A computed fold for a 343-nucleotide part of an RNA from an uncultured bacterium, annotated as large-subunit ribosomal RNA, domain IV. RNAcentral holds the full RNA, with entries from ENA and SILVA. The coordinates come from a structure-prediction model, not an experiment, and the mean pLDDT is 87. Its Rfam family is "Bacterial large subunit ribosomal RNA".
Context: one part of a larger RNA
């Protein structure tokens, strides 16, 4: 110097990403208590005051409440254990659940909402199969998916691609039904040789060829899908572009155009989204890339991949302040250990 307590003068966060980390603060008891609020919370808000012992006294069955009077002591929840608050926001409603071993969280669950499949031998889900589960359940039930208390609300597009519906036409496979085509030859034709006078008969070769077998096949009938015609957004998904224009300026409430399925609606909004950007403005500070109101030029919010706003909740994320304090200005000393020296 390390560790792991303990105490400090002034100052009190200037420490550092940030009040990390250690103070404060705490029990009961009595007053008292805002804002918001889904009227339940909020709330142990906040804030303030009190506690020992001794005698009397009242009530009371007691335990114990009260009252009045005295006393010590720096201190009376005399030790120990035992909440610091309080304002703005953000996302998530909440209680819960999670990465045994870096992540508890805004992530996942939820109740509540939709949509869609299922009529019972379900519908799905394991098994090759019997067979199980779904259920000893039957649409107020059960499977899928999305959303995620509660309030207000949830716009336009069905051209693509899914799904859902039609079945008139196109196209369509095995499969039927078959015209022809190959191949194969029993027969027959011609040519050569050899054998006969000749025929015939042998042998080689080359050519046609029914029947049966066989390989192939046109056309023609042959479903579902797919073309094709409808509906479907809490299906997968989209939701414009250029120019002009009012008596300063500006800007456009109007107009023209050009494109598409259709041009983002209420609502929010430099945003857990904003590049440019520490945008501009106000606030807050002596000074503020963060914070918190505005505004809107939304690079690249937007309505159940939900949109906004919210009271409650939290070992959640951001900003403030108050009170505290060795965090720090700056370090100081002290216990008890560890190292290290000698034995």
């Nucleotide at each position: 110097c390390c560790c792991u307590c303990g105490u400090u003068a002034a100052g009190g966060a200037a420490c550092u990403c940030g009040g990390c980390a250690a103070u404060c603060u705490a029990a009961c008891c009595g007053c008292g208590u805002a804002c918001g609020u889904u009227u339940g919370c909020a709330a142990g808000a906040a804030g303030c005051g009190g506690u020992g012992c001794c005698c009397c006294g009242a009530c009371g069955u007691a335990a114990g409440u009260c009252g009045g009077g005295g006393u010590c002591g720096c201190a009376g929840u005399g030790a120990a254990a035992u909440g610091g608050c309080u304002c703005c926001u953000g996302a998530g409603a909440c209680u819960g659940u999670u990465u045994a071993g870096c992540a508890a969280a805004a992530a996942c669950a939820c109740a509540g909402g939709a949509c869609u499949c299922u009529g019972c031998u379900a519908a799905c889900u394991c098994g090759u199969a019997a067979g199980a589960g779904g259920a000893u359940g039957u649409a107020u039930a059960g499977g899928g998916u999305c959303u995620g208390a509660g309030a207000c609300c949830u716009g336009c597009c069905c051209g693509g691609u899914g799904c859902c519906g039609g079945a008139a036409g196109g196209u369509u496979a095995a499969g039927g039904c078959a015209a022809g085509a190959g191949g194969u030859u029993a027969u027959u034709u011609c040519u050569g040789g050899c054998u006969u006078c000749a025929c015939c008969g042998c042998u080689a070769g080359a050519g046609a060829g029914a029947a049966g077998c066989u390989u192939c096949g046109a056309c023609c009938c042959g479903a579902a899908g797919c073309c094709c015609c409808g509906g479907u957004g809490a299906a997968c998904g989209g939701c414009g572009g250029c120019c002009g224009u009012a008596a300063c300026u500006a800007u456009a409430a109007c107009g023209g155009u050009c494109c598409u399925a259709a041009g983002g609606u209420a609502g929010c909004g430099a945003a857990a989204u904003u590049c440019c950007u520490u945008g501009u403005c106000g606030g807050g500070u002596a000074a503020g890339u963060u914070c918190c109101g505005a505004c809107c030029c939304g690079c690249a919010c937007g309505a159940a991949u939900g949109g906004u706003a919210u009271a409650a909740c939290a070992a959640c994320g951001g900003g403030a302040g108050c009170g505290c304090u060795g965090u720090c200005u700056c370090a100081a000393c002290g216990a008890g250990g560890a190292u290290c020296u000698c034995g």